[in-house]
RNA sequence: CGGGUCGGCCAGACGGUCGCGUCGCGCGCACGGUGCCUCUCGAAGGCGCCGGGCGCGUGCCGAGGAACGUCCGGGCUCCGCAGAGCAGGGUGGUGGGUAACACCCACCCGGAGCGAUCCGCGAGAAAGUGCAACAGAGAGCAGACCGCCACGUCGUCUUCGGACGGCGGGGUAAGGGUGAAACGGUGGUGUAAGAGACCACCAGGGGCCCGAGUGAUCGGGCUCGCUGGGUAAACCUCGCCCGGAGCAAGGUCAGACAGACACCGAUGAGGCUGCUCGCCGAGGUGUCGGGUAGACCGCUGGAGGGGUGCGGCAACGCAUCCCCGAGAGAGAUGGCCGUCCGGUCGGGCCGCGCCGCGAGGCGUGACCCCGGCUGACAGAACCCGGCGUAUCGGCCGGCCCGUUCG
Numbered sequence: 001c002g003g004g005u006c007g008g009c010c011a012g013a014c015g016g017u018c019g020c021g022u023c024g025c026g027c028g029c030a031c032g033g034u035g036c037c038u039c040u041c042g043a044a045g046g047c048g049c050c051g052g053g054c055g056c057g058u059g060c061c062g063a064g065g066a067a068c069g070u071c072c073g074g075g076c077u078c079c080g081c082a083g084a085g086c087a088g089g090g091u092g093g094u095g096g097g098u099a100a101c102a103c104c105c106a107c108c109c110g111g112a113g114c115g116a117u118c119c120g121c122g123a124g125a126a127a128g129u130g131c132a133a134c135a136g137a138g139a140g141c142a143g144a145c146c147g148c149c150a151c152g153u154c155g156u157c158u159u160c161g162g163a164c165g166g167c168g169g170g171g172u173a174a175g176g177g178u179g180a181a182a183c184g185g186u187g188g189u190g191u192a193a194g195a196g197a198c199c200a201c202c203a204g205g206g207g208c209c210c211g212a213g214u215g216a217u218c219g220g221g222c223u224c225g226c227u228g229g230g231u232a233a234a235c236c237u238c239g240c241c242c243g244g245a246g247c248a249a250g251g252u253c254a255g256a257c258a259g260a261c262a263c264c265g266a267u268g269a270g271g272c273u274g275c276u277c278g279c280c281g282a283g284g285u286g287u288c289g290g291g292u293a294g295a296c297c298g299c300u301g302g303a304g305g306g307g308u309g310c311g312g313c314a315a316c317g318c319a320u321c322c323c324c325g326a327g328a329g330a331g332a333u334g335g336c337c338g339u340c341c342g343g344u345c346g347g348g349c350c351g352c353g354c355c356g357c358g359a360g361g362c363g364u365g366a367c368c369c370c371g372g373c374u375g376a377c378a379g380a381a382c383c384c385g386g387c388g389u390a391u392c393g394g395c396c397g398g399c400c401c402g403u404u405c406g
Stems, first nucleotide, its partner, number of pairs: 001402010012340007020062002023059007031051008039042001064377001068388002071386005076246004083277004088242005093107005108122001109120004123237002128235002130231002145176002147172003151168007184202006203227002205224008250297004259288006270280002304323008341375008350365006
C1' cells in the first nucleotide's frame, strides 16, 4: 500500500427568525376560601393572605441507537396466603456473570477458512413407537437386477480331456449399478465362489483402569470382532425453571344517577388458563333503562450516568467522588433562511496513456474552483435488562493474509 476480519464511537455544526411542551419566577384578569378595617350594617365597600384556573412576559430543560417490533426476562401493582399433585408451557455442552433471561463472558466438542475469525435449536437414537420424496432388485436386524460360483438337465461343438449356450432350483454382499444414505476400510488367509468366517493394520464403539482438569472434555493402557445408519424445530425419555393478569395495573377526591325483570346460589355462586385435593366464603350472571366520561396520585432519583482505584482472562463486581438528563394525555421536542461540513453527480483547470502527419479524437485521474441533488432509519407514553429488525453516510482502533522497501 492492497485485501480481509473483529470491536468501539458519531448520527450534521453555527447563527437568525417564527412556533410547541413541562417546571420556576414576575405581572394582570375573573373565581373560591379566609382575616382585618370602614359605613348608610347589607347578597355593601376597601386593604391583605391562601388556592387552583386563564392570559402575557421571562428563565432552565426538552427523544433514540435503535425511543421500533412487543419476541424473551425482571421490577412494580392487584388478584386470597401465592398452597400441593397432575396436565400444560419453557429450557438444554460445561463453568461463571446477573434481579432474571431464550442474554452476556470464558472454555469444551463439531464444522468452514491459509489465517485473523466465523457458524452450531450442541441432552438422550445401545428404552419404546413412528417417519423418509425420487431413483433403485432391495431403505432397516434389508436386499440377488447385472455379475461370480458349483449342482441338475437339455442342446451344439469336440483333439473325447472338455468347451460354450439355454433352462431350473440353490450359494454368494467381494465387483457393477441406484441413491442424501446400501449394515466399517485396506491387504491377506480361506473358499466352488464368497463373507469379521479367521488374521494384521487403520477407524469407530462397549467394559475395566491410570493421569490432567471444578467441569464439559482431553491424553494413555488393557480387553471384547462389538461394527447396532438418519430423524427428538416427530411422539417420547431425562435434568432444571414457570400461579394469573397487567399502568386502561392500582388508588384518592369531586360530581351525576333510578331502578326494573329473569335465572343461579350455604345441597356452596364465585374466588383470574384446564382437572383433582386443600383453603376462603355471598353474592353472581343476563336483558332493558338511567348517569358520568373531570382532577390528582402512581410518574420518573433509577438493577441511573460519568471519572478514578481495586478484584477478575472476561462478562461483571466492590469502594469512592461528581452529575440530574422528557414526563405529555389526542399526545411537545418543529418549520424557514444564511454560512460551513460530509456524500454523490456533472462541468472547468491541469496532467497521464493510446490513436492520428496534423487539426484533433478516445480513455483515465490527484488537489483546487463552479453548479445541481442530498444528510438516513425512525420518534418516548410505568420503568429497566436483553434479543431481533431498519439505517444516507462518516471517524477511530486491534488483529490476519499478500506485495514492496528497510
Model confidence (mean pLDDT): 78 of 100. Predicted 3D model of a 406-nucleotide RNA (Bacterial RNase P class A) from Micrococcales bacterium 72-143. Rfam family: Bacterial RNase P class A. Rfam classes the family as a ribozyme. The RNAcentral record of the sequence draws on ENA.